[in-house]
Background
Small-subunit ribosomal RNA, central domain from a Limisphaerales bacterium, 350 nucleotides, folded computationally. The full RNA is in RNAcentral, with records from ENA and SILVA. The coordinates come from a structure-prediction model, not an experiment, and the mean pLDDT is 88. The source organism's lineage runs through Bacteria, Pseudomonadati, Verrucomicrobiota, Verrucomicrobiia and Limisphaerales. Its Rfam family is "Bacterial small subunit ribosomal RNA".
Context: one part of a larger RNA
């Protein structure tokens, strides 16, 4: 260097952004570097492959062809890539209008619950389990009214609805901010796709400081259960769980399916939106765009399934796979207070 391949057999990086690279739309001129073609030199000798000869044959030897895939020099071709000038609007992006949204980031304010604290009735039980103890209660619990305080989370609406790259987001208001989509014009005029390295975000558990602490709750106690019972079951209970500032970088970080473009019969739900037809105006109905499901046609797949939201059919460009264990380990690096991440092997064995 190269072949096959990554939903479920071993394989898609947690997810964006971007650097270099690689790849790139129409049209015209030019240039000829990539390309194609002839010529000339040159590419040692031996050996390889042919043809012929010589030792009795054959290894062996000798002669000539050939090949030496290649470089150089120069003559031409000009379509396709590349260079450079010029241009275009279909890709991209920008402006105008609009209407959705749990998309972020701050502050305020809301009702239910639990839980506690005070008062009042009240009185002998309450909790809890398959049964029980533990536990809580005559210093008056539980239950029931009133009043307080004080953290969390936000029932119904709720929906294979919506929103965001992903992780994730769900009381209200309000202020600040990002995206997408639909419509119509106008603008720049390929400004584009991917993207090793890099950088950002990244649940949830941990971790450093400070706060905060109603539930819940690892650890930890006691109670049951049991042959034990370091548990499942019960009473309690501390970090944590919340905030605010900074670390960790990891998940079944999943659709187990990178990312972009283009192409391919169709039925049906739902969410935004424009258009059309109808109407007094809406709804139903036609079309269409963008999303998010079912279900299937060709194809595709080992099957299982997938199917305009591809695992069909191509193209670009990343990342990753090469038997099973050891092993995501050792050791070295690098990163982190630390727990550890992270890159990553071998002996040996089947």
């Nucleotide at each position: 260097c190269u072949g096959g391949g990554c939903g479920u057999a071993a394989a898609g990086a947690g997810u964006a952004c971007g650097u270099a690279g690689g790849c790139g739309g129409c049209c015209u001129g030019u240039u000829u570097a990539g390309u194609c073609u002839g010529a000339u030199g040159u590419g040692a000798a031996a050996g390889c492959u042919c043809c012929g000869a010589g030792c009795u044959c054959a290894a062996c030897u000798c002669g000539g062809a050939a090949a030496u895939u290649g470089c150089a020099u120069u003559g031409g071709a000009u379509a396709c890539u590349g260079g450079c000038a010029g241009g275009c609007u279909a890709g991209a992006g920008a402006u105008c209008c609009g209407g959705a949204g749990g998309g972020g980031a701050g502050a305020c304010u809301g009702g239910a619950a639990u839980u506690c604290u005070c008062g009042g009735u009240g009185u002998a039980g309450c909790a809890g389990u398959g049964a029980a103890a533990u536990g809580c209660g005559u210093a008056g619990a539980u239950a029931u009214c009133g009043a307080g305080a004080g953290g969390a989370a936000c029932a119904u609406c709720a929906g294979u609805g919506g929103c965001g790259a992903a992780g994730g987001c769900g009381a209200g208001u309000c202020u600040c901010u990002g995206g997408a989509c639909g419509g119509u014009u106008u603008c720049u005029g390929a400004c584009g796709c991917u993207g090793a390295g890099g950088u950002a975000c990244g649940a949830a558990a941990g971790u450093u400081a400070g706060g905060g602490u109603a539930g819940c709750a690892a650890a930890c106690a006691g109670g049951a259960u049991u042959a034990g019972a370091u548990a499942c079951c019960c009473u309690g209970g501390u970090a944590g769980u919340c905030c605010u500032a900074a670390c960790c970088g990891u998940a079944a970080a999943c659709g187990g399916u990178g990312u972009g473009c283009a192409c391919u019969u169709g039925c049906u739900g739902u969410a935004g939106g424009a258009g059309g037809a109808u109407u007094c105006g809406a709804c139903c109905c036609c079309u269409u765009c963008u999303g998010u499901g079912g279900c299937g046609a060709a194809g595709c797949a080992a099957a299982c399934g997938c199917g305009a939201u591809a695992a069909g059919u191509g193209c670009a460009c990343c990342g990753c796979c090469u038997g099973g264990g050891g092993a995501g380990u050792a050791c070295g690096g690098c990163c982190g207070c630390a727990a550890g991440g992270u890159u990553a092997a071998a002996a040996c064995u089947c």